[in-house]
RNA sequence: GACCCCAUCGUCUAGUCCGGCCUAGGACAAUGGCCCUUCAAGCCAUGAACACCGGUUCGAAUCCGGUUGGGGUCGCCA
Numbered sequence: 001g002a003c004c005c006c007a008u009c010g011u012c013u014a015g016u017c018c019g020g021c022c023u024a025g026g027a028c029a030a031u032g033g034c035c036c037u038u039c040a041a042g043c044c045a046u047g048a049a050c051a052c053c054g055g056u057u058c059g060a061a062u063c064c065g066g067u068u069g070g071g072g073u074c075g076c077c078a
Stems, first nucleotide, its partner, number of pairs: 001074007010028004020058001030046005051067005
């Protein structure tokens, strides 16, 4: 340098391919409450995320282009 893959709550992830009940779901964690003599467990509730920019579209987490970061394969120089 060329090509390929990945980036979503605090963490791990589903959803992306084939756009549409997604004002984005789940588990764990956190916070508050219930229960309990207390703790744990259990139950209920709450907050919290689509890497960034642009484009297409009635509509973009999803499609397209670019950028950033990470990983991989190949190549080049020495």